RNA sequence: CUGCGAGAAAGGCAACCCCGUCGCGAGGCGGGUGAACGCAAAGUCACGGGCCUCCCCCGUAGGAGGCAGCCGGAUUACCGAA
Numbered sequence: 001c002u003g004c005g006a007g008a009a010a011g012g013c014a015a016c017c018c019c020g021u022c023g024c025g026a027g028g029c030g031g032g033u034g035a036a037c038g039c040a041a042a043g044u045c046a047c048g049g050g051c052c053u054c055c056c057c058c059g060u061a062g063g064a065g066g067c068a069g070c071c072g073g074a075u076u077a078c079c080g081a082a
Base pairs, nucleotide, nucleotide: 004080005079012039013038017032018031019030020029021028022027037069043075044074045073047072048071049070050067051066052065053064054063055062
């Protein structure tokens, strides 16, 4: 340095719920709560797949959006046992 991920150390993020707010909606943002569902990238990115929402729609299909805590991928990163 790369890979890897402990019965190590220092930490980090935060599910669910409640309130407010934005949005047609999926959902986003902020606050509270919590001995916290969990996460070695639960940091970031919508590139591929998937799921969800909206529009159109007899149908075939098409368009627009959302989810990074669904999987894969890309990229950055703390620690350092085996």